Background: A computed fold for a 74-nucleotide RNA from Candidatus Peregrinibacteria bacterium GW2011_GWF2_43_17, annotated as transfer RNA. It matches the Rfam family "tRNA". It is annotated as a transfer RNA. Its family is annotated with triplet codon-amino acid adaptor activity in the Gene Ontology. It was read from a public genome assembly. The organism belongs to Candidatus Peregrinibacteriota, within Bacteria.

RNA sequence: GGGGAUGUAGCUCAAUUGGCUAGAGCGCAGCAUUCGCAUUGCUGAGGUUGUGGGUUCGAGUCCCAUCAUCUCCA
Numbered sequence: 001g002g003g004g005a006u007g008u009a010g011c012u013c014a015a016u017u018g019g020c021u022a023g024a025g026c027g028c029a030g031c032a033u034u035c036g037c038a039u040u041g042c043u044g045a046g047g048u049u050g051u052g053g054g055u056u057c058g059a060g061u062c063c064c065a066u067c068a069u070c071u072c073c074a
Base pairs, nucleotide, nucleotide: 001073002072003071004070005069006068007067010026011025012024013023019057028044029043030042031041032040050066051065052064053063054062
């Protein structure tokens, strides 16, 4: 320098051929339970889907550029 893969909540991951308000587990906060803790149950908070544009009535999903990580070739 060239090719490919991945990027979604604090962490690990879903999301059907582009379609209803982007969800789950763990973690976090509150409540119940306990003498107290743990466990368990209930409720809640937490997201500009790496970034910037484009297509579309509608984009996590399609297109372009770019950044980061991994990998292959030179």